The RNA shown here (SAM riboswitch aptamer (S box leader)) has 98 nucleotides and comes from uncultured Ruminococcus sp. RNAcentral holds the sequence, with entries from MGnify. The prediction has a mean pLDDT of 84. The organism belongs to Ruminococcus, within Bacteria. Of the family's consensus pairs, 94% are formed in the model.

[in-house]
């Protein structure tokens, strides 16, 4: 750089012991009834195996990866319109495959 995905899922366990929600601003929230980390645990099912098939599609399984407050938590840039919005689209991010 390309491409798909991002409103679903995922503990009332251990150690620990103060800050978290990418990063900038601005909100909102989470958090000593225990942020963050780590371990165990679980969740999905992108590659990957098996099985089906012309070929897929579908069905298993969980080996590699991701995940496990809240829509990628919301807004930020353009578009529409009834001026209200869980609307549409960029942009940036996150993952996966290449």
């Nucleotide at each position: 750089c390309u491409u798909a995905u991002c409103a679903a899922g995922a503990g009332c366990g251990g150690c620990u012991g103060a800050g978290g929600a990418a990063a900038c601003a601005g909100g909102u929230c989470c958090u000593a009834u225990g942020a963050a980390g780590c371990c165990c645990g679980g969740c999905a099912a992108c590659c990957u195996g098996a099985u089906a098939u012309a070929a897929a599609a579908g069905u298993c399984a969980a080996g590699g990866u991701g995940c496990c407050a809240a829509a990628u938590c919301c807004u930020g840039c353009g578009g529409u319109a009834u001026u209200a919005u869980u609307c549409c689209g960029a942009a940036a991010g996150a993952u996966g495959a290449g």